[in-house]
The RNA shown here (Glycine riboswitch aptamer) has 106 nucleotides and comes from Thiohalocapsa marina. It was read from a public genome assembly, where an Rfam model found it. The model forms 90% of the base pairs in the Rfam consensus. Model confidence (mean pLDDT): 77 of 100.

This record gives sequence, C1' cells and structure tokens, in this order.
RNA sequence: UUCGAGCCCGCGGGAGAGACCGCUGACGACCGGUUACCGGACGGCAGCGGCGCCGAAGGCGCAACACCGCCCGGAAUCGCUCAGGCAAAAGGACCGCCGGCUCACG
Repeated sequence: UUCGAGCCCGCGGGAGAGACCGCUGACGACCGGUUACCGGACGGCAGCGGCGCCGAAGGCGCAACACCGCCCGGAAUCGCUCAGGCAAAAGGACCGCCGGCUCACG
C1' cells in the first nucleotide's frame, strides 16, 4: 500500500416460460320475451379439471473428498420440478451501494 467474511435496515439492478382451454357458481352490465320472472350471449372473479411450458423464493438429488467395504456426511446460476411461476404489477437466486452489529486481525 492492497484485500475482507456473515447478518440486518434502506436504495438501485435483476432472467425464463400460456393475458391457454373446459366445466360449475354467484355477480355485473347488455339483448329479447308472455317482465317480482324466464331465455340468450358477454365480462371479470372464485372453485374444480385438462393440455403445453419455465427455473432464480423454498425443497429435493450428487462429484471430488473420506473409507477395506457399506451407511452417514458432502457445493453450485448443475440436475429434478414437490412447491412456485408463465401480460403488467408483485415476487425473485444473485450483484452493487449508504448505515449498523458481529467475526477475522491475517
């Protein structure tokens, strides 16, 4: 002279993939009728189901390592896709910055 690690608050950045389809329910406005009702088609919402897809909350799996051997342990932006997600918003692994606490004091 140079280099930190973990956690918390705040700020900024931050990908992918369906604004998919069907059924049911109540509601809303519209149209028609023989008008306290009935019928039709529409819309968003809720529930259930179906097909296709995404990986970056969380979860699960493991190579080296170690061992006579087995079990156990064992990372990721890797793999799976349980969960989650597939317009926008939100969320978001991870990255950077202000401040605080703790650890390290090499």